[in-house]
RNA sequence: UUCCCGAUACCGCAAACCCACGGUGACGUGGGGACGCAAAGCCAUGGACCAACAGCUGCCGCACCCCGUCGCGGCGCUGGUGGUCGCCAGGUUGCCGAA
Repeated sequence: UUCCCGAUACCGCAAACCCACGGUGACGUGGGGACGCAAAGCCAUGGACCAACAGCUGCCGCACCCCGUCGCGGCGCUGGUGGUCGCCAGGUUGCCGAA
């Protein structure tokens, strides 16, 4: 000096919730506020989850109806679009220097 690691010290960030603004929404920005975090700094690259949109009419319900078709709503699957780095992994840049 570097890596691993997480004691020490100086710091840092900021969950839920509230207010304002933006957005169809998930959510984001600013202020307050601290649950916590050794990367809770940054990156949407791989998974995972969330949202709206479209398709399949696959299932169920409702309405109409002699039967059927059409319509509406909910769920499921698929697709791309958007979101969450404080979901996990990966990449990258950093404070301190005990065991």
Molecule: c-di-GMP-I riboswitch aptamer
Organism: Gemmataceae bacterium